[in-house]
RNA sequence: GGGCGCGUAGAUCAGUUGGUAGAUCACUCCCUUGGCAUGGGAGAGGCCGCGAGUUCGAAUCUCGCCGCGUCUU
Numbered sequence: 001g002g003g004c005g006c007g008u009a010g011a012u013c014a015g016u017u018g019g020u021a022g023a024u025c026a027c028u029c030c031c032u033u034g035g036c037a038u039g040g041g042a043g044a045g046g047c048c049g050c051g052a053g054u055u056c057g058a059a060u061c062u063c064g065c066c067g068c069g070u071c072u073u
Base pairs, nucleotide, nucleotide: 001072002071003070004069005068006067007066010025011024012023013022019056027043028042029041030040031039049065050064051063052062053061
């Protein structure tokens, strides 16, 4: 340099015939306890790596760029 894959919540990941995003753990509060843990309930937290295009509508399709991983000359 080239090929392929990935980039979504604090962390690990889902979400692909396009219709304004979820799970688990963690965090906050409440219930349960003499107290802690466990368990139960509620809540906060991301406009989806950046930009552009297509479309009525994009996390999702297309292009460029950035980053990471992997293979290769």
Notes: Transfer RNA from a Thermoplasmatota archaeon, 73 nucleotides, folded computationally. Its mean pLDDT, the model's own confidence on a scale to 100, is 81. Rfam family: tRNA. Rfam links the family to the GO term triplet codon-amino acid adaptor activity. Rfam's curators write: Transfer RNA (tRNA) molecules are approximately 80 nucleotides in length.